[in-house]
Source information:
RNAcentral holds the sequence, with entries from Rfam. The RNA shown here (TPP riboswitch aptamer (THI element)) has 102 nucleotides and comes from Planococcaceae bacterium Storch 2/2-2. Taxonomically the source falls in Caryophanaceae (Bacteria, Bacillati, Bacillota, Bacilli). Of the family's consensus pairs, 100% are formed in the model.

RNA sequence: ACGAUUCACUAGGGGUGUCUUCGGACUGAGAGGAGCGACUCGCUCUAACCCUUCGAACCUGAACUCGGUCAUACGAGCGGAGGGAAGUGGAGCUGUUCAAUU
Numbered sequence: 001a002c003g004a005u006u007c008a009c010u011a012g013g014g015g016u017g018u019c020u021u022c023g024g025a026c027u028g029a030g031a032g033g034a035g036c037g038a039c040u041c042g043c044u045c046u047a048a049c050c051c052u053u054c055g056a057a058c059c060u061g062a063a064c065u066c067g068g069u070c071a072u073a074c075g076a077g078c079g080g081a082g083g084g085a086a087g088u089g090g091a092g093c094u095g096u097u098c099a100a101u102u
Base pairs, nucleotide, nucleotide: 001096002095005091006090007089008088009087010086011052012051013050014049017026018025019024032046033045034044035043036042037041058083059082060081064077065076066075067074
């Protein structure tokens, strides 16, 4: 110096589901809060969380397939399929290379 590991800063990306006796329960890192419109559905802002090209955060395929559940992207498949948001600085480890000294 390079590479793997890791931290911080700045910037950016993302989702918010299912059931309910409305107390709560399930999955998950995350299902929170506020406001608005509508009238139980949608939008906006925001907290937390996750992810950022070495990219399985998330979206599409998908009103998908199989299994399971009271129900649900709940589990697996689809699938390393198609998309998807980056820069800076530091720490420390081993390996490789280079240089100097003995």